[in-house]
RNA sequence: GGUGUAGUUCAGUGGUAGAGCACUUGCUUAGCACACAUGAGACCCUGGGUUCAAUUCCCAGCACC
Numbered sequence: 001g002g003u004g005u006a007g008u009u010c011a012g013u014g015g016u017a018g019a020g021c022a023c024u025u026g027c028u029u030a031g032c033a034c035a036c037a038u039g040a041g042a043c044c045c046u047g048g049g050u051u052c053a054a055u056u057c058c059c060a061g062c063a064c065c
Base pairs, nucleotide, nucleotide: 001065002064003063004062007021008020009019010018015052023039025037026036045061046060047059048058049057
């Protein structure tokens, strides 16, 4: 100096967070896989500050590079 967001890999630059893979269920198949459909799953590393409102901006800390 950089990074920290779902099981995993990553988006998301102020207004109660999405995608791929994986997983659940259905469909299909003799069965499995693929394809298609469907559903669940992250209060965003921790603690403060600013703000009507913070994953987002600021400070400190922790972990990793």
RNAcentral holds the sequence, with entries from Rfam. A computed fold for a 65-nucleotide RNA from Sciurus vulgaris, annotated as transfer RNA. The coordinates come from a structure-prediction model, not an experiment, and the mean pLDDT is 85. Rfam family: tRNA. Rfam classes the family as a transfer RNA. The source organism's lineage runs through Eukaryota, Eumetazoa, Amniota, Sciuromorpha and Sciurus.